C1' cells in the first nucleotide's frame, strides 16, 4: 500500500438486482424414558463491527474509522 472478511453463544447465508433478518449446532420448555442419551415438537436470543451520508425504505449503496487475515 492492495484484496478479503466483521450479521445470533458458535459456524455461516442473504449484499450481485435496497423493501419479510435467517439455517445448522447450542439453549430453553413439553413429549417420549425408570432416569439420561437419541428423536419429535415449540420457544428464547440480534444495536446486521462503529459513526455519517443518500433514500419514502440501508445488513445492502457511498464516505470515514476500528479489528482480523492474506499479498506486496
Nucleotide at each position: 500500500g492492495a484484496g478479503u472478511g466483521g450479521u445470533a453463544g458458535c459456524u455461516c447465508a442473504g449484499c450481485u438486482u435496497g423493501g419479510g433478518a435467517g439455517a445448522g449446532c447450542a439453549c430453553u420448555a413439553g413429549a417420549c424414558u425408570g432416569a439420561a442419551g437419541a428423536u419429535c415438537u415449540a420457544g428464547u436470543g440480534g444495536u446486521c463491527g462503529g459513526g455519517g451520508g443518500u433514500u419514502c425504505a440501508a445488513a445492502u449503496c457511498c464516505c470515514c474509522c476500528c479489528c482480523a487475515c492474506u499479498c506486496c

Notes: The RNA shown here (transfer RNA) has 72 nucleotides and comes from a marine eukaryotic metagenome. The sequence is in RNAcentral, with records from MGnify.